[in-house]
RNA sequence: UAGAGUAGGCUUUAGUGCGUAAAGUGUCAAAGAAUGGGGUGUUGUCUUUGAACGAAGAGAAAUCACGAUACUACUGCCGCAUCCGCUA
Numbered sequence: 001u002a003g004a005g006u007a008g009g010c011u012u013u014a015g016u017g018c019g020u021a022a023a024g025u026g027u028c029a030a031a032g033a034a035u036g037g038g039g040u041g042u043u044g045u046c047u048u049u050g051a052a053c054g055a056a057g058a059g060a061a062a063u064c065a066c067g068a069u070a071c072u073a074c075u076g077c078c079g080c081a082u083c084c085g086c087u088a
Stems, first nucleotide, its partner, number of pairs: 001088003008078003013073005018067003027051007037084005057064002
């Protein structure tokens, strides 16, 4: 001098579920937690609680449809400031 590495976010496809007797998602507020290998700090993330808002069901059945729906795997993209450390 150059580079890598986080939490995680978005996305493609597939699988297994949940809901359609409305949970979930999304919005707002509060509290808490974890966050490159280490320190400090920021953004973001997650959890809990509360508030407002709010939906697509169909079928005899198989099943189909719907939801900013959950998880897992996969494809691709994005991914800290500074100091130390690491690689060249």

About this RNA: This is a predicted structure of an 88-nucleotide RNA (THF (Tetrahydrofolate) riboswitch aptamer) from a pig gut metagenome. Its Rfam family is "THF (Tetrahydrofolate) riboswitch aptamer". Rfam's curators write: Tetrahydrofolate (THF) riboswitch was first reported for Ames et al. as an RNA motif in 5' untranslated (5'-UTR)regions of folate transport and biosynthesis genes in Firmicutes genomes. Rfam links the family to the GO term tetrahydrofolate metabolic process. The model forms 93% of the base pairs in the Rfam consensus. The RNAcentral record of the sequence draws on MGnify.